This is a predicted structure of a 135-nucleotide RNA (FMN riboswitch aptamer (RFN element)). It was read from a public genome assembly, where an Rfam model found it. Its mean pLDDT, the model's own confidence on a scale to 100, is 82. Its Rfam family is "FMN riboswitch aptamer (RFN element)". For this family Rfam cites "Regulation of riboflavin biosynthesis and transport genes in bacteria by transcriptional and translational attenuation" (Vitreschak et al., Nucleic Acids Res, 2002).
RNA sequence: CACGUGCUCCGGGGUCGGUGUAAUUCCGAACCGGCGGUCAAAGUCCGCGAACCGGCGAGCGCCUUCGGGCGAGCGCCGGCCGAUCCGGUGGAAUUCCGGAACCGACAGUCACAGUCUGGAUGGGAGAAGCACGGG
Numbered sequence: 001c002a003c004g005u006g007c008u009c010c011g012g013g014g015u016c017g018g019u020g021u022a023a024u025u026c027c028g029a030a031c032c033g034g035c036g037g038u039c040a041a042a043g044u045c046c047g048c049g050a051a052c053c054g055g056c057g058a059g060c061g062c063c064u065u066c067g068g069g070c071g072a073g074c075g076c077c078g079g080c081c082g083a084u085c086c087g088g089u090g091g092a093a094u095u096c097c098g099g100a101a102c103c104g105a106c107a108g109u110c111a112c113a114g115u116c117u118g119g120a121u122g123g124g125a126g127a128a129g130c131a132c133g134g135g
Base pairs, nucleotide, nucleotide: 001134003133004132005131006130007129008128010126015029016028017027018026030115031114032104033103034048035047036046037045043102044101052079053078054077055076056075057074060071061070062069063068084100085099086098087097088096106118107117108116
């Protein structure tokens, strides 16, 4: 000190009013923005994670006519994976400044959810530190 291995710690935000038998779900007005990268700071660029779907695997639980069937998780692999423009400054910005837009998993719900409840005291991209190795 590029780097490798192990361990520890950290690692997602946001609501009020109206209508109604019933809605933080509708209507109106608000509010929020994970991680890495990018000549200069990003919810909308390029990627990643989570969630969702499928396949495979070893177990577990339940049922069984003992052939097998079903279920909730876990691991690996694959799939899917939203949304931005204009003007200004500048050497350089879809990232800054000004303006106007847009987007947001699954399950639940007396009524449709980015903001409520739940899986989740979980997982996680990654970040920091320590030790050892290596140069």